[in-house]
RNA sequence: GGCUCGUUCGUCUAGCGGCUGAGGAUGCCGGCCCUUCAAGCCGGAGGCCGGGGUUCGACUCCCCGACGAGCUA
Numbered sequence: 001g002g003c004u005c006g007u008u009c010g011u012c013u014a015g016c017g018g019c020u021g022a023g024g025a026u027g028c029c030g031g032c033c034c035u036u037c038a039a040g041c042c043g044g045a046g047g048c049c050g051g052g053g054u055u056c057g058a059c060u061c062c063c064c065g066a067c068g069a070g071c072u073a
Stems, first nucleotide, its partner, number of pairs: 001072007010026004018056001028044005049065005
């Protein structure tokens, strides 16, 4: 350099174009409980890598870029 794959809350992860207001686990914050802590229960904040395009509608499809991984010359 070429080809392929990937990028979603702090971390891990689900989501084959509309039913999703992007769900879950863990962590974080608050409350309940408890003599206190932990555990448990309830609630909350927190994310689609960037930019274009297609479409009535995009996390999802296409293109370009960035980053990462693999294969290859």